Notes:
Predicted 3D model of a 1412-nucleotide RNA (small-subunit ribosomal RNA) from an uncultured bacterium. Model confidence (mean pLDDT): 83 of 100. Rfam family: Bacterial small subunit ribosomal RNA.
RNA sequence: AGAGUUUGAUCCUGGCUCAGGACGAACGCUGGCGGCGUGCCUAAUACAUGCAAGUCGAGCGGACUUACAUUGGUGCUUGCACCUUUUGUGAGUUAGCGGCGGACGGGUGAGUAACACGUGGGUAACCUACCCUACAGUCUGGGAUAACUUCGGGAAACCGAGGCUAAUACCGGAUAAUACUUUUUAACACAUGUUAGAAAGUUGAAAGAUGGUUCUGCUAUCACUGUAGGAUGGACCCGCGGCGCAUUAGCUAGUUGGUGAGGUAACGGCUCACCAAGGCAACGAUGCGUAGCCGACCUGAGAGGGUGAUCGGCCACACUGGGACUGAGACACGGCCCAGACUCCUACGGGAGGCAGCAGUAGGGAAUCUUCCACAAUGGGCGAAAGCCUGAUGGAGCAACGCCGCGUGAGUGAAGAAGGAUUUCGGUUCGUAAAACUCUGUUGCAAGGGAAGAACAAGUAGCGUAGUAACUGGCGCUACCUUGACGGUACCUUGUUAGAAAGCCACGGCUAACUACGUGCCAGCAGCCGCGGUAAUAUGUAGGGGGCGAGCGUUAUCCGGAAUUACUGGGCGUAAAGAGCUCGUAGGUGGACGCAUAAGUCCGAGAGUAAAUGUCUAUGCUUAACAUAGUCAUCAUUUCGGAUACUGUGUGUCUUGAGGACAGGAGGGGAAAGUGGAAUUUCCAGUGUAGCGGUGAAAUGCGUAGAGAUUGGAAAGAACACCGGUGGCGAAGGCGUCUUUCUGGCCUGUAUCUGACACUGAGGAGCGAAAGUCAGGGGAGCGAACGGGAUUAGAUACCCCGGUAGUCCUGACUGUAAACGAUGAAUGCUAGGGGUAGGCGGUGUUGAAUCCGUCUGUGCCGUAGUUAACACAUUAAGCAUUCCGCCUGGGGAGUACGGCCGCAAGGUUGAAACUCAAAGGAAUUGACGGGGGCCCGCACAAGCAGUGGAGCAUGUGGUUUAAUUCGACGAUACGCGAAGAACCUUACCAGGGCUCGACAUAUAUAUGCCGCGUCCGGAAACGGGCGUUUUCUUCGGAACAUAUAUACAGGUGCUGCAUGGCUAUCGUCAGCUCGUGCCGUGAGGUGUUGGGUUAAGUCCCGCAACGAGCGCAACCCCUGUUGUCAGUUGCCACCGGGUAAAGCCGGGCACUCUGAUGAAACUGCCAUCGUAAGAUGGAGGAAGGUGGGGAUGACGUCAAGUCAGCAUGGCCCUUACGUCCUGGGCCACACACGUGCUACAAUGGCAGGUACAGAGGGCAGCAAAACCGCGAGGUCGAGCGAAUCUCAAAAAGCCUGUCUCAGUUCGGAUUGGAGGCUGCAACCCGCCUCCAUGGAGUCGGAAUUGCUAGUAACCGCAGAUCAGCUACGCUGCGGUGAAUACGUACCCGGGCCUUGCACACACCGCCCGUCA
Repeated sequence: AGAGUUUGAUCCUGGCUCAGGACGAACGCUGGCGGCGUGCCUAAUACAUGCAAGUCGAGCGGACUUACAUUGGUGCUUGCACCUUUUGUGAGUUAGCGGCGGACGGGUGAGUAACACGUGGGUAACCUACCCUACAGUCUGGGAUAACUUCGGGAAACCGAGGCUAAUACCGGAUAAUACUUUUUAACACAUGUUAGAAAGUUGAAAGAUGGUUCUGCUAUCACUGUAGGAUGGACCCGCGGCGCAUUAGCUAGUUGGUGAGGUAACGGCUCACCAAGGCAACGAUGCGUAGCCGACCUGAGAGGGUGAUCGGCCACACUGGGACUGAGACACGGCCCAGACUCCUACGGGAGGCAGCAGUAGGGAAUCUUCCACAAUGGGCGAAAGCCUGAUGGAGCAACGCCGCGUGAGUGAAGAAGGAUUUCGGUUCGUAAAACUCUGUUGCAAGGGAAGAACAAGUAGCGUAGUAACUGGCGCUACCUUGACGGUACCUUGUUAGAAAGCCACGGCUAACUACGUGCCAGCAGCCGCGGUAAUAUGUAGGGGGCGAGCGUUAUCCGGAAUUACUGGGCGUAAAGAGCUCGUAGGUGGACGCAUAAGUCCGAGAGUAAAUGUCUAUGCUUAACAUAGUCAUCAUUUCGGAUACUGUGUGUCUUGAGGACAGGAGGGGAAAGUGGAAUUUCCAGUGUAGCGGUGAAAUGCGUAGAGAUUGGAAAGAACACCGGUGGCGAAGGCGUCUUUCUGGCCUGUAUCUGACACUGAGGAGCGAAAGUCAGGGGAGCGAACGGGAUUAGAUACCCCGGUAGUCCUGACUGUAAACGAUGAAUGCUAGGGGUAGGCGGUGUUGAAUCCGUCUGUGCCGUAGUUAACACAUUAAGCAUUCCGCCUGGGGAGUACGGCCGCAAGGUUGAAACUCAAAGGAAUUGACGGGGGCCCGCACAAGCAGUGGAGCAUGUGGUUUAAUUCGACGAUACGCGAAGAACCUUACCAGGGCUCGACAUAUAUAUGCCGCGUCCGGAAACGGGCGUUUUCUUCGGAACAUAUAUACAGGUGCUGCAUGGCUAUCGUCAGCUCGUGCCGUGAGGUGUUGGGUUAAGUCCCGCAACGAGCGCAACCCCUGUUGUCAGUUGCCACCGGGUAAAGCCGGGCACUCUGAUGAAACUGCCAUCGUAAGAUGGAGGAAGGUGGGGAUGACGUCAAGUCAGCAUGGCCCUUACGUCCUGGGCCACACACGUGCUACAAUGGCAGGUACAGAGGGCAGCAAAACCGCGAGGUCGAGCGAAUCUCAAAAAGCCUGUCUCAGUUCGGAUUGGAGGCUGCAACCCGCCUCCAUGGAGUCGGAAUUGCUAGUAACCGCAGAUCAGCUACGCUGCGGUGAAUACGUACCCGGGCCUUGCACACACCGCCCGUCA
């Protein structure tokens, strides 16, 4: 000191949360020792038991005990013992009277918002026992009473009556003042007064106690009385200070004051009588709620905030309420009386009690201790003293409740042991950790020693000393003697074994620390964000590492962080927040120059700020905590003295703030009374005829009873076109024909007057759009509600036809609006530029216009500055000052309750419970829009041919099935994977088999085969039998097979949402990015936008950008023209041979062709347009503007497709989810869809004749010719591994004939029969041929597909796969060969720019209401 969390990302606002410290704590897990502290926060609940306040015999009379003496008696061992009545002395005990103390000490915090507390003063308005000082005294009498005794009552507590007695108990008298009362003089003072003096009057006390003695006495000490003073403690009064609520605004009759009296220690309405009517309050009275206050404690940098345990000061209380008595002191914790509640005793008549003292009990509660020891110390009460009493106190006990300290071992030790965990199986890690060896002994345990805390007092002895005639422990000093609860404790020494001593929390981010397994949106976690749906570093466990450590976490609470209530130290245009506006009261603030004062302010000195606490420095416990000593600090308060700049106050002056006067000016400023024209509607009359009106289209409506249209006239109400304008006026709301009257404000000029008269403004008052309310008018148009017609799925709407309140006027209410510039008022200062409205001055003019300056208003742009940004910017949201209002997360809610206002509607003031982790502002990039602009594409349009209807083929869905294996599903699945399912394929089903396995590698042991032939069983696999029989060899063995045992094989099992690779698609669309620079707080922007152009981010121009990359294009292949080279298997122009014919032969390479290598096209040339890029046209050319076609697919999107092509992580199966075999299935069939083929015919069918390709294939092959068969095909087989041979016939075409519009000589499905071919095998389930059969179908609804030229359409040929084939599919090849495109409004898809956005999973979004 900050961090997490709103977003795709950003900045800001803003809340929530965390890290720190603290605690009288509690809970969970754990627990070795010691020191010092602390320990009912709840029920001021109730309390058993014991103790907590007594003491004095040196105040008194008794009583009792005892010793001695005495008196009497008894026993007798005649001087001893005992007994008892007498008397005395001594010692001791103490019920009562009496004195002092029980008002302290100890507890608690209920009450109390108060002079209770704190602080500082006052008392000239007071008291003070014991103590100290000074002075003066202690004289003389008296009568009672308790105890005791005798009776009586009562259960008891206790009470009553009679009798006796004492005092330091009680009551008289004397004495006396500096006391008290009255009068008076002087001085002083702060109002009543005080001090000093004088006079008169009044008033008190115990010959007490003890000691000494020279004993009627004196004396010492103590006690007692009066007066004055001190000290201590208290009482009363006053200033100031410290809680919440205004949804508590008025309170008060002894109330406020006076006079008089009473009362008190004392002032006082403290009480009373009378008189007056006051007193308090927005600076918060009264009421309600809460609370003991402070020193201090916790936190914080501080200012503050919170708290008021322990310790200390004050207050209050003592079962609850009330009351007084005694006393110096109480209205009294362990006193009294009364009342009440509760508990106890009771003989029912009556009594007793008060733990908020120390222990302890019950209860309450999350929770708080021993019914301990001692008066040894400190302190208190009494006493002359010894001493007694003391749950105050000193100590011990219990509790990790807190703070502090110590320990649980130290060194060496790598075979990096075993074991755990993990692993890529190599290893890594726990880890020098352990073991082992060496050492130490803090603490513990055992034994021994052993404190300080103690100073006294008293006693004994000695010495000294006061007063006195004299003495004494009367007093002082010295010596001796004696006193310890804690406690045999602290501490010290010795011995002893590593032996007895470690846990808790967390490990996704914040926040230090990571892996494995289990689980599978389950179980669970969570302080916030959030984890968990099969690979969870977030759950549970384990290993590991992290933090702290006798503790560690959690919970509650407080402060901090939070500048998140902001005094220090925040804000209000859009995030929460400026009142709708003005006037103005209190209050706050206030211009210039003097003088005075000294309240604020500043300086110096003093008092004070209790102790403890805090800081610093020492010291003492081994250290620390702790304790002791000293220093420093301590606000506030207060006294005296000084200063006078500023503020205040008083006083004097000034003019610049403010206001007035005079002269001008503009204006929809306001109120009232009048007035004008246009338009609408209605009415009357004329003309006139069938429609009018209305809409997207209509209908309701009006109209032949004459509408609408048109002409003329009349009536009524409301509003004021043009001018008219980011123009004017007003405080705001607002204000618009014209005229008059009344009236407010503003501006300019002059510098004439007043002389700070000012600014703001809580409460308060007034004004205040529209709608609404009340009463009375008015009512043309418009028009909530309402009626009707449409629209629609519906339409309580939008549109149309009507239409009532209302809108208008007068009077009265209401008091609110996005009442907005979402920007309070006032003043000053801080660059400019352009416009506009109203003045004034100057220049210039005859007069103007223009130009310059200035004041006031109103808009725009813009610098500095400000701002989160947007933006604001002399009309500030800049820089400053003054005053007011308002804000403090979102929702609940501007709601509820209460108050006030209102006729009502409602307004104003204005919460909480609960709930969320966000809500929000500005800006950015995308995506989206039934937003805009530009552009493209067989996208539409223009055309051609189709699909959708039929039959068949094929794929899919569905259904069925033992199985109909699996995958693909909008475009981008459906003649797709599959370039070929009869078995095989095959993954599916049924049945039969095998288990190291059908297949791979390796090890060990045993056997010797293996293979081949053959026979039997069987559907086959398989099982069994017989026969035959090795190869190489370095003789060890190797290969191979079988059996057994292992590692392992195997899986078309799952996950394409764990993956690689490959692919589809947007899309062959023109885009997608980077470096540096620049701009921005930032996300980002710029570049890539703009103007043109292009098929193209293609190129040009411009530009804070300059360059570059992946794409585009080009480079590659085919094709179109051509040169050169080459010339067989190709070709044949020339020469020769030769045939029925034929490049058939010799020869040749000119041509065609083949296939290598070149050329050619570049907007190069011309014209026009254009700055350019380029465009249009032309020439030449085989080809012209990318010549045509192909290959080539940017960054990315769709968790697109594929684990069944292959590869692969994880999971799963292992006599089976593996593997082998036979048979079946993938070919099913009420149905639906996709893709195709063949048709419906005459541009045709059939028959005959005849012509022309290209590209391919061929040895388990293509197969000629010949022969056989109607044919499929068969027989034989030349040739050819191919420019040679062969498949091979091209078909449409052309010529001729026939058919003549029919379900046909169209169409060929279906079916019957007979055959052929392939193959182990054509039943399920192949293809082909021949004969026969001859279904549907006559051009196809809604809808929909392809194609822009050698294209569509039509026609055939070949190939892959392949034994054969379901191919009508697919991939190629050539032949014939069109039509149309005006154009880009619309549909679909795409690109660029821009705009809006509450979307970002991105419109298939988000989100609202109702219901469940």